[in-house]
């Protein structure tokens, strides 16, 4: 230099191909109930606008372009 994979709550994983409720699950965390305490269990709640920027569109995590980071392959 060329090619490819990945990047979404604190952590981890869906959703992307096929645009349509400004985003779901698990763990963690907070509160409450239960329990002699802790733990466990049950209930409720907080938390990401999707790596960054731009474009297309009535509408973008999703399509297109540029770019950053990590990893792999080729030279």
């Nucleotide at each position: 230099g060329g090619g490819g994979a990945c990047g979404u709550c604190g952590u981890u994983u869906a959703g992307c191909c096929u645009g349509g409720c400004u985003a779901a699950g698990a763990c963690c965390c907070u509160u409450g109930a239960u329990u002699g305490u802790c733990g466990a269990u049950c209930a409720a709640g907080u938390g990401a606008c999707c790596g960054g920027g731009g474009g297309u569109u009535c509408a973008a995590a999703u399509c297109c372009c540029c770019u950053c980071g990590u990893c792999c392959c080729c030279g």